[in-house]
RNA sequence: CCAGCAGGCCACCUUAUCGCUGUAAUCCACUUGGUGGUAUUAAAGAGGAAAGUCCGGACACCAUAGUGCAGCAUAGCGGGUAACGCCCGUCCGCCGAAAGGCGAGGACAAGUGCAACAGAAAGCAAGUACAGUUCGGCUGUAGUGAAAUCAGGUAAACUCUAUGCGGUGAAACGUCACGUAAACCAGUGUUUGAGGGCUGCACGCCCAAAUUGGAGGGUAGGCGGUUUGAGCUUUUGGGCAACCAAAUGCCUAGAUAAAUGAUAAGGGUAUACAGAAUCCGGCUUAUGGCCUGCUUUUCUU
Numbered sequence: 001c002c003a004g005c006a007g008g009c010c011a012c013c014u015u016a017u018c019g020c021u022g023u024a025a026u027c028c029a030c031u032u033g034g035u036g037g038u039a040u041u042a043a044a045g046a047g048g049a050a051a052g053u054c055c056g057g058a059c060a061c062c063a064u065a066g067u068g069c070a071g072c073a074u075a076g077c078g079g080g081u082a083a084c085g086c087c088c089g090u091c092c093g094c095c096g097a098a099a100g101g102c103g104a105g106g107a108c109a110a111g112u113g114c115a116a117c118a119g120a121a122a123g124c125a126a127g128u129a130c131a132g133u134u135c136g137g138c139u140g141u142a143g144u145g146a147a148a149u150c151a152g153g154u155a156a157a158c159u160c161u162a163u164g165c166g167g168u169g170a171a172a173c174g175u176c177a178c179g180u181a182a183a184c185c186a187g188u189g190u191u192u193g194a195g196g197g198c199u200g201c202a203c204g205c206c207c208a209a210a211u212u213g214g215a216g217g218g219u220a221g222g223c224g225g226u227u228u229g230a231g232c233u234u235u236u237g238g239g240c241a242a243c244c245a246a247a248u249g250c251c252u253a254g255a256u257a258a259a260u261g262a263u264a265a266g267g268g269u270a271u272a273c274a275g276a277a278u279c280c281g282g283c284u285u286a287u288g289g290c291c292u293g294c295u296u297u298u299c300u301u
Stems, first nucleotide, its partner, number of pairs: 003295008012267007020045002023042004027037004047273001051284002054282005059169004066203005071165005076090005091105001092103004106160002111158002113154002128142005173224004184214005195207004231250002234247005
């Protein structure tokens, strides 16, 4: 110098004009309340992954009893967290020259499998060649092979052990308004319980007077949920760390067919992957640039 490893930050910036969305105040109209409308002002308005829907939850509803069998998931030890198949530390194993990375990490005397070729033979029985011998393949050596005498390997082989596991999903759910035909036909059922629920199945339990099918009628509109959070910044203390505690400060999208765009000038490293839809913690994948620390094969001095 090149290359590699780990971590952090940004995600075009500034000014001006016009435009879009919600909130607050002022104004106007109706008006008991309150509702609606345009204009002005103020501050605000897509991400580090918003993606995948892979895990774990918050919240809402179904509503909560279990037993057996099955299915799925996890798996050294300790810690963190609301929780986790996540994170941190550490042991062991593997990869790498190293910095570092990965983890498939319980059990092979509970059982069943698998190991080409070579070899006498790859498992419960035998037995090639040579030697010793207590004459019993009893002991040893040699051949072959990755592995050979109640022996090892393999469980991301089947399996066994331990622990755990209800479902649905904001189109959840709640509420208001409008409208019709809670009307008609047939079957089943009303404590001899149809139907529904408890991961799947069986038993059992709970709710229950309706329920299944047919033909037909009406409607699909408004409001809430909806953004103050397991929230974020800074400092101090504890801890190897993940993280925890305290103090201070901040409030930063809520659309509902879906809002953040256009123009001009300048700056500049300059753009890539890409757009919230109930919310949060992770993991995985895609991707442009800058910075910090570490590694040392090779070459040269």

The prediction has a mean pLDDT of 75. Predicted 3D model of a 301-nucleotide RNA (Bacterial RNase P class A) from Flagellimonas spongiicola. Taxonomically the source falls in Flagellimonas (Bacteria, Pseudomonadati, Flavobacteriia, Flavobacteriales).